[in-house]
Context: one part of a larger RNA
RNA sequence: GGCGUAUGGUGGAUGCCUUGGCUCUCAGAGGCGAUGAAGGACGCGAUAGGCUGCGAUAAGCCAUGGGGAGGUGCAUAAUGACCUGUGAUCCGUGGAUCUCCGAAUGGGGCAACCCAGCCGGUUGAAGACCGGUUAUCCUGAAAAGGAAGCUAACCCGGGGAACUGAAACAUCUAAGUACCCGGAGGAAAAGAAAACAAAUAGUGAUCCCCCUAGUAGUGGCGAGCGAACAGGGGACAGCCCAAACCGGUACCGUUUCGGCGGGACCGGGGUUGUAGGACCACAACGUGGACUUCGUAUACAUAGUGGAACCCUUCUGGAAAGUUGGACCAUAGCGGGUGACAGUCCCGUACACGGCAUGUAUGCGAUACCUAGUGGUAUCCUGAGUAGGGCGGGACACGUGAGAUCCUGUCUGAAUCCGGCGGAACCAUCCGCCAAGGCUAAAUACUCCCGAGAGACCGAUAGCGAACCAGUACUGUGAAGGAAAGGUGAAAAGAACCUCGAACAGAGGAGUGAAAUAGACCCUGAAACCGUGCGCCU
Numbered sequence: 001g002g003c004g005u006a007u008g009g010u011g012g013a014u015g016c017c018u019u020g021g022c023u024c025u026c027a028g029a030g031g032c033g034a035u036g037a038a039g040g041a042c043g044c045g046a047u048a049g050g051c052u053g054c055g056a057u058a059a060g061c062c063a064u065g066g067g068g069a070g071g072u073g074c075a076u077a078a079u080g081a082c083c084u085g086u087g088a089u090c091c092g093u094g095g096a097u098c099u100c101c102g103a104a105u106g107g108g109g110c111a112a113c114c115c116a117g118c119c120g121g122u123u124g125a126a127g128a129c130c131g132g133u134u135a136u137c138c139u140g141a142a143a144a145g146g147a148a149g150c151u152a153a154c155c156c157g158g159g160g161a162a163c164u165g166a167a168a169c170a171u172c173u174a175a176g177u178a179c180c181c182g183g184a185g186g187a188a189a190a191g192a193a194a195a196c197a198a199a200u201a202g203u204g205a206u207c208c209c210c211c212u213a214g215u216a217g218u219g220g221c222g223a224g225c226g227a228a229c230a231g232g233g234g235a236c237a238g239c240c241c242a243a244a245c246c247g248g249u250a251c252c253g254u255u256u257c258g259g260c261g262g263g264a265c266c267g268g269g270g271u272u273g274u275a276g277g278a279c280c281a282c283a284a285c286g287u288g289g290a291c292u293u294c295g296u297a298u299a300c301a302u303a304g305u306g307g308a309a310c311c312c313u314u315c316u317g318g319a320a321a322g323u324u325g326g327a328c329c330a331u332a333g334c335g336g337g338u339g340a341c342a343g344u345c346c347c348g349u350a351c352a353c354g355g356c357a358u359g360u361a362u363g364c365g366a367u368a369c370c371u372a373g374u375g376g377u378a379u380c381c382u383g384a385g386u387a388g389g390g391c392g393g394g395a396c397a398c399g400u401g402a403g404a405u406c407c408u409g410u411c412u413g414a415a416u417c418c419g420g421c422g423g424a425a426c427c428a429u430c431c432g433c434c435a436a437g438g439c440u441a442a443a444u445a446c447u448c449c450c451g452a453g454a455g456a457c458c459g460a461u462a463g464c465g466a467a468c469c470a471g472u473a474c475u476g477u478g479a480a481g482g483a484a485a486g487g488u489g490a491a492a493a494g495a496a497c498c499u500c501g502a503a504c505a506g507a508g509g510a511g512u513g514a515a516a517u518a519g520a521c522c523c524u525g526a527a528a529c530c531g532u533g534c535g536c537c538u
Base pairs, nucleotide, nucleotide: 001537002536003535004534005533006532007531008530009529015523016487017486020458021457022455023454024453025452026451028449029447030446031150032149039101040100041099042055043054044053046079050074051073061095062094063093064092065091066090070083071082072081106115107114108113116134117133118132119131120130121129122128136147137146138145139144154185155183156182157181158180159179165172169220195203196202207234208233209232210231217225218224238439239438240437241383245268246267247266248265249264251262252261253260254259273417275382276381277380278379279376280375281374282373288370289369293366294365295364296363297362298361299360300359301358302357304353305352306351310326312325315322327344328343329333335347336346337345388412389411390410391409392408393407394406395405419434420433421432422431423430474481475480494522497509498508499507500506
């Protein structure tokens, strides 16, 4: 030095565990903010570094409801000082306080700082202190009111890529995606036919799902893109203006002062295509509604309360819930804990009950608001720089095509019910509908968040980046990037005392414990790697 064997060190795999995650389901909530948010800075404890809580009233103050013996958070050490059956700590609800920064808003500023005006107060006074107030924009005559900023996804609108695919690439695709901006709501958007359809016909707002269908189409007819009607379901709900006409208010023009005309505003009226309405004639005072505020009742939410039945027994063990023999409850044998595996030990569970206050929902009552008919036809009304057209674009599944339909940058530009639009160039017939104003629940989308629950989801290199004081330590000028790190034991019983030692290092005894090769670098403790004893070989 090698091989073997035994025994250690080191190391932290594996097994077991779970405080944490992941993905869903049901229900809730779907906003917060100038009454100063989200997020922070700095403070507040007897002693106090961190976290949590709170704000100079500072781990808290007041009221009220619950609860019932201890309490002064994590924090389970000690000391001290206190609170508490005159009900503390703790839990629910409502209120008070709430420094400074931050939309930040008196002015400024390198956030958490500096400096003011006005009114009131303190003071003998002050370059001192205290309280209030003072930003901008919009509406309004003013008084006053509103906006702003934050926020996970979902939604609507305005802008809008490229990589990529086409096996290159330009039309095309990716994709109206990513991203930027604006806006809103608990949903948003859409929505009450100038719609579909067309068979001998019919349907009857919108939205969503299934199907139609990878069909009809579209397409350097390449790559690709890709409907609709009908049918089956979910959910269902319809309405209001403008105008004609009538009246009023202030104003303007004109006047022979009798009026007439004009536009503006307000009220009544009226709202559709078998045309409807105004107008004229007749009739009616009711029915319903998607609803404001208040009251009342009920239910639920936000604390809680009660809640059955063995500790009886043998054995093993450190320990019984295991095992043996008996017994009991069950509208409760979900689950968790307890020294190993517990229906009957503890917390609970089924079931039953509870309420000051606040909130939500529903019903009822009151109140505010909205809401119908018949006949006639002479006249009047029925959304104009609109519909349509030319040119250029865009949207439609559809790339300009035979290209309808929708939007419009530009140039044009109708009709007025004997009217107009559509039915995929266009024309005729026929059929359907009434544009150029507006509102509208539900079915649909999503989950930062609260509660309850589930998993042929993970189990510490997994599962969120984060089971642990993690968006931390650390890196970067910055935008930003971004870890590692869980486990003694049933219980600290966490090793008194002695010895060696310089020792508060470490070790050996002693003691605890079921176990200390469970000793805090603490469950198990693999391999690599490093020793020691013994055997053999060189």
Molecule: large-subunit ribosomal RNA, domain I
Organism: Flavobacteriales bacterium